[in-house]
RNA sequence: GCCCGGGUGGCGAAAUUGGCAGACGCAGCAGACUUAAGAUCUGCCGCUCGCAAGAGCGUGUCGGUUCGACCCCGACCCCGGGCA
Numbered sequence: 001g002c003c004c005g006g007g008u009g010g011c012g013a014a015a016u017u018g019g020c021a022g023a024c025g026c027a028g029c030a031g032a033c034u035u036a037a038g039a040u041c042u043g044c045c046g047c048u049c050g051c052a053a054g055a056g057c058g059u060g061u062c063g064g065u066u067c068g069a070c071c072c073c074g075a076c077c078c079c080g081g082g083c084a
Stems, first nucleotide, its partner, number of pairs: 001083007010026003019067001028044005046057004060076005
């Protein structure tokens, strides 16, 4: 230099015919249970604003296509592999 795969909450990992983003697991928090803890069960669990109801933003970055993009297109950054 060329080719291939990947980048999604604190971590792992789903969602592709373009149509509710974050299923599921781990970690964490609260409650139940326990003398207490562990285990188990239940609920919650991205960020910002708001007293709240709620609203906005959020898939590596920046653009594009589209009514609508994690998904399609372009450029770039990062990680892994292959060829030379």

A computed fold for an 84-nucleotide RNA from a Candidatus Liptonbacteria bacterium, annotated as transfer RNA. It was read from a public genome assembly. It matches the Rfam family "tRNA". It is annotated as a transfer RNA. The coordinates come from a structure-prediction model, not an experiment, and the mean pLDDT is 80.